[in-house]
Molecule: transfer RNA
Organism: Verrucomicrobiota bacterium
RNA sequence: GACCCGUUCGUCUAACGGUUAGGACACCGGGUUUUCAUCCCGGCAAUAGGGGUUCGAUUCCCCUACGGGUCGCCA
Numbered sequence: 001g002a003c004c005c006g007u008u009c010g011u012c013u014a015a016c017g018g019u020u021a022g023g024a025c026a027c028c029g030g031g032u033u034u035u036c037a038u039c040c041c042g043g044c045a046a047u048a049g050g051g052g053u054u055c056g057a058u059u060c061c062c063c064u065a066c067g068g069g070u071c072g073c074c075a
Base pairs, nucleotide, nucleotide: 001071002070003069004068005067006066007065010025011024012023013022018055027043028042029041030040031039048064049063050062051061052060
């Protein structure tokens, strides 16, 4: 350098192009308990950036960034 794959809450992981972007753990608040732990209820928090297609994009297309893989170049 060429090609291929990937990027969603703090972490892991869902979401036929139409969801208020869901769940688990963590964290925060409350309840339960003599206390702690457990358990129960509630809360917080995310689509890498830009553009395109579309009535509508996390989802499809292009570019960029980052990560991974394969192949090549460096006489």